[in-house]
Molecule: Glycine riboswitch aptamer
Organism: Anaerolinea sp.
RNA sequence: AGAUGUCCAUGGGAAGAGAUCUGGCAACAGGCACCGAAGGGGCAAGCUCAUAGAGCGAAUCUCUCAGGUAAAAAGGACCCCUGGACACGA
Numbered sequence: 001a002g003a004u005g006u007c008c009a010u011g012g013g014a015a016g017a018g019a020u021c022u023g024g025c026a027a028c029a030g031g032c033a034c035c036g037a038a039g040g041g042g043c044a045a046g047c048u049c050a051u052a053g054a055g056c057g058a059a060u061c062u063c064u065c066a067g068g069u070a071a072a073a074a075g076g077a078c079c080c081c082u083g084g085a086c087a088c089g090a
Stems, first nucleotide, its partner, number of pairs: 002088001004087006011080003018032001020031004033069003039065001040063003046056004
């Protein structure tokens, strides 16, 4: 220099599941049913210590605590563009 990686920000794309019952003008609250892609929990192979076992150990898997379940709004893992910081420095 800029190919790449991590993080941050703007913008864009982005699924699933009750227009459920009760109370309420509504927001919302509670009950039952359901969803998984905020967050959170769990674990395999393997590795380490050691020979009894213990520790580390991922996810879009799994659990559904949390969150969510007409449309709209909000949220949304992940992906893309742009910019920035750090690393790296072909």